[in-house]
RNA sequence: AGAGUUUGAUCAUGGCUCAGGAUGAACGCUAGCUACAGGCUUAACACAUGCAAGUCGAGGGGCAUCAGUUUGGUUUGCUUGCAAACCAAAGCUGGCGACCGGCGCACGGGUGAGUAACACGUAUCCAACCUGCCUCAUACUCGGGGAUAGCCUUUCGAAAGAAAGAUUAAUAUCCGAUAGCAUAUAUUUCCCGCAUGGGUUUUAUAUUAAAGAAAUUCGGUAUGAGAUGGGGAUGCGUUCCAUUAGUUUGUUGGCGGGGUAACGGCCCACCAAGACUACGAUGGAUAGGGGUUCUGAGAGGAAGGUCCCCCACAUUGGAACUGAGACACGGUCCAAACUCCUACGGGAGGCAGCAGUGAGGAAUAUUGGUCAAUGGACGCGAGUCUGAACCAGCCAAGUAGCGUGAAGGAUGACUGCCCUAUGGGUUGUAAACUUCUUUUAUAUGGGAAUAAAGUUGUCCACGUGUGGAUUUUUGUAUGUACCAUAUGAAUAAGGAUCGGCUAACUCCGUGCCAGCAGCCGCGGUAAUACGGAGGAUCCGAGCGUUAUCCGGAUUUAUUGGGUUUAAAGGGAGCGUAGGCGGAUUGUUAAGUCAGUUGUGAAAGUUUGCGGCUCAACCGUAAAAUUGCAGUUGAUACUGGCAGUCUUGAGUGCAGUAGAGGUGGGCGGAAUUCGUGGUGUAGCGGUGAAAUGCUUAGAUAUCACGAAGAACUCCGAUUGCGAAGGCAGCUCACUGGAGUGUAACUGACGCUGAGGCGCGAAAGCGUGGGGAGCAAACAGGAUUAGAUACCCUGGUAGUCCACGCCGUAAACGAUGAAUACUAGGUGUAGGAGGUAUCGACCCCUUCUGUGCCGGAGCUAACACAAUAAGUAUUCCGCCUGGGAAGUACGAUCGCAAGAUUAAAACUCAAAGGAAUUGACGGGGGCCCGCACAAGCGGUGGAGUAUGUGGUUUAAUUCGACGCAACGCGAAGAACCUUACCAGGUCUUGACAUUGAUCGCCAUUCACAGAAAUGUGAAGUUCUCCUUCGGGAGACGAGAAAACAGGUGGUGCACGGCUGUCGUCAGCUCGUGUCGUGAGAUGUUGGGUUAAGUCCCGCAACGAGCGCAACCCCUAUCUUAUGUUACCAGCACGUUAUGGUGGGGACUCAUGAGAGACCGCCGCGGACAACGCGGAGGAAGGUGGGGAUGACGUCAAGUCAUCAUGCCCCUUAUGACCUGGGCUACACACGUACUACAAUGGGUGUCAACAAAGAGAAGCGAAACCGCGAGGUGGAGCGAACCUCAAAAACACACCCCCAGUUCAGAUUGCAGGCUGCAACCCGCCUGCAUGAAGUAGGAAUCGCUGGUAAUCGCGGGUCAGCAUACCGCGGUGAAUACGUUCCCGGGCCUUGUACACACCGCCCGUCACACUAUGAGAGUCGGAAACACCCGAAGCCGGUGAGGUAACCGCAAGGAGCCAGCCGUCGAAGGUGGAGCUGAUGAUUGGAGUGAAGUCGUAACAAGGUA
Repeated sequence: AGAGUUUGAUCAUGGCUCAGGAUGAACGCUAGCUACAGGCUUAACACAUGCAAGUCGAGGGGCAUCAGUUUGGUUUGCUUGCAAACCAAAGCUGGCGACCGGCGCACGGGUGAGUAACACGUAUCCAACCUGCCUCAUACUCGGGGAUAGCCUUUCGAAAGAAAGAUUAAUAUCCGAUAGCAUAUAUUUCCCGCAUGGGUUUUAUAUUAAAGAAAUUCGGUAUGAGAUGGGGAUGCGUUCCAUUAGUUUGUUGGCGGGGUAACGGCCCACCAAGACUACGAUGGAUAGGGGUUCUGAGAGGAAGGUCCCCCACAUUGGAACUGAGACACGGUCCAAACUCCUACGGGAGGCAGCAGUGAGGAAUAUUGGUCAAUGGACGCGAGUCUGAACCAGCCAAGUAGCGUGAAGGAUGACUGCCCUAUGGGUUGUAAACUUCUUUUAUAUGGGAAUAAAGUUGUCCACGUGUGGAUUUUUGUAUGUACCAUAUGAAUAAGGAUCGGCUAACUCCGUGCCAGCAGCCGCGGUAAUACGGAGGAUCCGAGCGUUAUCCGGAUUUAUUGGGUUUAAAGGGAGCGUAGGCGGAUUGUUAAGUCAGUUGUGAAAGUUUGCGGCUCAACCGUAAAAUUGCAGUUGAUACUGGCAGUCUUGAGUGCAGUAGAGGUGGGCGGAAUUCGUGGUGUAGCGGUGAAAUGCUUAGAUAUCACGAAGAACUCCGAUUGCGAAGGCAGCUCACUGGAGUGUAACUGACGCUGAGGCGCGAAAGCGUGGGGAGCAAACAGGAUUAGAUACCCUGGUAGUCCACGCCGUAAACGAUGAAUACUAGGUGUAGGAGGUAUCGACCCCUUCUGUGCCGGAGCUAACACAAUAAGUAUUCCGCCUGGGAAGUACGAUCGCAAGAUUAAAACUCAAAGGAAUUGACGGGGGCCCGCACAAGCGGUGGAGUAUGUGGUUUAAUUCGACGCAACGCGAAGAACCUUACCAGGUCUUGACAUUGAUCGCCAUUCACAGAAAUGUGAAGUUCUCCUUCGGGAGACGAGAAAACAGGUGGUGCACGGCUGUCGUCAGCUCGUGUCGUGAGAUGUUGGGUUAAGUCCCGCAACGAGCGCAACCCCUAUCUUAUGUUACCAGCACGUUAUGGUGGGGACUCAUGAGAGACCGCCGCGGACAACGCGGAGGAAGGUGGGGAUGACGUCAAGUCAUCAUGCCCCUUAUGACCUGGGCUACACACGUACUACAAUGGGUGUCAACAAAGAGAAGCGAAACCGCGAGGUGGAGCGAACCUCAAAAACACACCCCCAGUUCAGAUUGCAGGCUGCAACCCGCCUGCAUGAAGUAGGAAUCGCUGGUAAUCGCGGGUCAGCAUACCGCGGUGAAUACGUUCCCGGGCCUUGUACACACCGCCCGUCACACUAUGAGAGUCGGAAACACCCGAAGCCGGUGAGGUAACCGCAAGGAGCCAGCCGUCGAAGGUGGAGCUGAUGAUUGGAGUGAAGUCGUAACAAGGUA
């Protein structure tokens, strides 16, 4: 510090996810030790049991208990006066239960329910206050009195407890004295303060104190001061919701009282009507606050457990008492709920103290030890108490440290696991083995610090309670830490991960199953992603997962974001609050800046140093604590105040332009309607029609009339207006703008939350109007349907007046204002200059409105002085897609609806710009037997053949649009053969190795369907040889390795092939452009069959393709001349190059020439090239062939071959016989033969080829047969011989348009050939038979010249079998205007929501399942408020006839006090009606998701109606 994920790829936007750190955690697997720190986050739920607050006898009366002492008694023992035990008495002594009294119990400890508040934090104030114990100072401590608890007696009660009587004490309590002090009133002096005011001083009057114990200290009282602790007030800060906008009656203030420690509506009476609030009152929700903790670079964000400070609370609610302090956790009273005891009459209780229990929960510990230390209460003290505290126990729940050995050791050992190409690799220096160490462990022994002080006793010093010395006592943790010795590598390693992010890879299993997954995504038979294994990586006594927080996320942006098109500018204006604001002078010092002071607790954080063996941890010092407040200064800027100015703004004056607005009047054309005339059969409408109108006279046409609405031309990237918007002419009223001038005011300005008015169309209300147009509706068409598009009609509405509505893609998808920043060019309005008689032209300038363009900016597209540039000010708005601009609530509206505006749930994307392709019922250019023009076919018939289907034991398998179907198959009777039935074999039919043996060839017989089996006869071959033999072939053969597979996968592959397509394309290097994908080149203008060539050009070159080079063919030359040829010469034949000869010709085989737009003319750009002509055998690549770029189709082939993996192994292998591949209601493809007269038949053969083949072959002559063929065997391994006859054609005759003298299927009989064998299932011949078929529907195929059509010939395969296939020649046409259309293709361009690429993508209803949610008659709760009723305890007030010790009084009585009663307030409770909120609810609404459902095809291309 970033990364993954939207796309075919790219950039940007934008969300989701990951890597880091953290935790009071939990869960899974695992676990050796030590130190430190931590441990109910949930039910402020309920609690058994024990403990957590007592102490003081130096306050008191006392003596229940314990001990001692004394006295008395009894018993026992016996040393006979001792001892022990027991009993009794004495408070006599130590001490002490309960009681009176003092102090404490308000601390310490727990919890976070409540609380949004002066509760907390921070700062300031109290001149408006209190403060026990403690410290200091001053003064005092006198004299009396009456009670009461306890104890005792009695009574009631189950208990808790209560009552009565008698008696007694105090540091309990009461009275009096004293008083310079204190308090109150009045008076007076001096001083001080921000204000009310405070302090000091004089005098007078009134009032108020005390306690002892002990034996010299502790106390008591009054006053003052201090310290500590508390109380109160104020400034600032402290969560979310406006779908909470108004709240408040003691409310706000005043006067006077009451109350309090004290101020105050704190409370009360009276008076006034205020107070708070958009800077968020009130209401609702949530929440203890802070120091701090986590994270982060920081700013921030989140949190508030442990520790510290503050607050609040103590089952729930209320209340006071006591006290220095409480409205009191372990106190009281009352009410409520709950639990417990009960004799049913009544009582008791409060763990949110420490342990512990139940419950809840994913989840959190021991009913431990000690007061040794620290601290607290009491006490003179010893001491007692202390679940505070210190320790220990449990828990990997956290942090830190240590260990589980170390060094050497390679033939990189053997074995095992795993992998493998079988060679090996890996585990792995790992092990073994050698040497060493002993932390830890176990055992034994030693063994701390923490203790400082205080107490007791003694002594000393000063001196009247302190100090010193000495002695003595006290350790929970702990026999712990630590140290030493011994033993011996001995006691100690796991977890997760390994597709990318992200470090780490292979095998097996599984087969969209099981499963994984944080995101992207893996899994459908070769899974580095599932499960296992081996190996590896990371961390390590831990490792992973889950949850939560921060980070990454600049993804709420102060630091530090955006708003034309990605989410986002309000429809537009005026304007309030607010924010911001021109020049200049002075003043002030609020903001701002600097110094200084106080504070910002400690702990924590950071740094230095130090202590535990280190570290964590701890100690100490410093820094920091960015804050607040005071104070002293500074004055540039901002602000306040005062003054001045004119440039911003406004006013005046003078010209100007305009569809700016409102109201009235007027106009013509058109349309429709009405009346009349002319006129006759149609009109109208459409792609084509029909509905409709019309003989009752339409349409058309003429004249007149009526009505309503809109304003042709001018008219435009013109004008005006804030926007919406505004268009005939004219009148009236009226708003604004621009230019010029510089007279006036003097910052008066900009923006603008709320607010107010304006605001297209549609729609609504009332009343008019209604020609045309036209939702709804009706009819006609179209269509599979057509609730549409098209047509004929047609109502609201459109128009007017008044009133609502308040929205639009209200768009420049661009808020308003100001300033600045190159140019060029239109246009509208004005001014000036030059010039002129004047109008132009030209120049300058202001304002508006457009285009181009530089810098700049932008993701790009684009914008660019009318900014989307550079800056400033203010406002609105945005934060992933969907759900949703929806629900609920509220406001507005007559309604329709508008405004405001969520969530649950769901997805990993949605979206922008640009790129390359592909596609379009987009465009342009071009080509092709693509269409057109022609010729001939297919589709109909019969047959042949292939395929589908069906059948079958099997009908083997493959090929399926073009590009499968006379295809693999260039030839299934057996074989082939892969299929089926049956019979057989198992190292095998075939290959290699092979112990051992042999020489087994070949022939015959028998069984059998054959394979095979049995028997007999038989005895070999090649090479070398030193003749001894050796080597090899061949055959048999145990065992074992292995063979074999036309079994699967062509979607694992190689190779080969088809197709687009012989189409003209496909790319690269360097450079340049672009952020980039990419572009350029390859586009453009011409041209070509061609990316062929030329020209131009940020491109310059190159490669694979095209062309050419190769072969055949057309002409010529030349060489050669047999088996080919024969002109001339000669011979010969019935005849023939038959023969001699020849080298002319044909021909054959070689080698060359020739054709290149080369020449001429024209066109073109002086190019490329095109057109025409000459010459030439051939003319514009002359005609054919071979040759197939980058790639596409997961195209075809595992059955040609090869091959990975899987599968079979007495069978999915091998052999044999027979059958099948030849089946047959049917459908399709490809052919053959025909339907006839351009023909058929017969005859005449008297014609003319090319290219081939031939030895297990072609086979001549001759003879036989009607013929197929047979006999025969000349010649020929072929320019020699043979196949071999070419056929159409020509000539002559017949047929005469018929199912025929056409056609030949089918069938019968008789034969031939091949072959081991023609039944299933071959071909041919003769005779006989003589089917369909009379030119073929929709549709569809081939062909542009030696082509189509037609005619025959040959070859391969092959024993035999050809209508197929591959070749050969003979005869030999028609047509092409042309590129509109169909199909295919190429280039450029355009649109795109496609990229599996239109066979694409994709929308909505319906049906089904699931999920969350709204409404809903209602129902059930919750919290809070209000009104009324009831009214406990209690304070206060009143009363007090009842009661009453102290004081007064001789007494009577009084003062005072109390009970009781009454009243105000008052908790819980009850009743009532409103509002808020939650749960639930028959039914119902839409939404989302889901598997290959149904119906259509709305959108994306002109998406077929933009």